[in-house]
Order: sequence, then C1' cells, then structure tokens
RNA sequence: CGCUGGAGAGCGUUGAGCGGAGCGAUCCGCGCAACGCGCCGACGGAGGAACCUGCGAACGCUUGUUGCGUCGCAGGGAUGCUCUCAGGCAGAUGGACAGCG
Repeated sequence: CGCUGGAGAGCGUUGAGCGGAGCGAUCCGCGCAACGCGCCGACGGAGGAACCUGCGAACGCUUGUUGCGUCGCAGGGAUGCUCUCAGGCAGAUGGACAGCG
C1' cells in the first nucleotide's frame, strides 16, 4: 500500500418538502434541516495511582568496603483504563484494532 473483518450510543419540538388517506377540516408516513435534552468511545486530543528501573558532589542510618531508607529528577507502569474538547448516536461514510498478501 491492497483485500477482508471491525463495536457503542436517540428521543422530543419546530420548519418547509415529498408521499398516502379523506368531500373537507384534518390525519398518517418518509427523509432533510434547526433547536432542546439525553447518550456513546474505537480517528485525533487530554489525564492517570500503587509498584518497578535508572540517576543524584542531596539528607539520614550503617560500614573496612558495601548496603539500606528518605527526598528529587527521568523512564516504565500506559491499556481496549479515565475524561468527552473534538468526533459520533437509521443506512452509507468513518472507525482503534485484527487477519491475509
């Protein structure tokens, strides 16, 4: 890079449009848009303890050397965890990740 698989979460109101029923008033359905409230975590983004490792002309204890503890710094822990800014909540698209080439 190509192919395949790939989760979660929605209701309400309003608007115009389309379709249907009806003599008609009107009613029903559909998708779309805006708004309200609710919800989801698997692009991205942010956060994260115990504990472990390393370093230190630091502090304390011990000592022949060593060693131990404390403190500070760095790394690991770290993730599919937490947050929900972003994103998403019919389908399509997208999608962490996994398999194959």

A computed fold for a 101-nucleotide RNA from an uncultured Chloroflexota bacterium, annotated as Glycine riboswitch aptamer.